[in-house]
RNA sequence: GGGCGGUUAGCUCAGUUGGCUAGAGCGCUUCCUUGACGCGGAAGAGGUCAGGCGUUCGAGUCGCCUACCGCCCACCA
Repeated sequence: GGGCGGUUAGCUCAGUUGGCUAGAGCGCUUCCUUGACGCGGAAGAGGUCAGGCGUUCGAGUCGCCUACCGCCCACCA
C1' cells in the first nucleotide's frame, strides 16, 4: 500500500427483505422471600446504534468518507 470482517446498554452479543416505539443474557438498583447472606420471584434504570455526509416518505440496516480493532496478501530492511 491492497483486500476482507468488526464497532448496538457497564460486559458478551442478537437485530431477517429498510417500516410503528431498538432487544436478550449477565451485571446494577428497589421490593418480596430469609434471623441474615445467597438462591429464587417481581419491578425498574441504563443507548448520539463508533463519528460524519448522503439516498429515501422512512436508515442500526443501503452508499461514500474518517477513526479504531482483528485477519490475509504485497512491499521495504
The prediction has a mean pLDDT of 81. Transfer RNA from an Acidimicrobiia bacterium, 77 nucleotides, folded computationally. NCBI's taxonomy places the organism under Bacteria, Bacillati, Actinomycetota, Acidimicrobiia. It matches the Rfam family "tRNA". RNAcentral holds the sequence, with entries from ENA.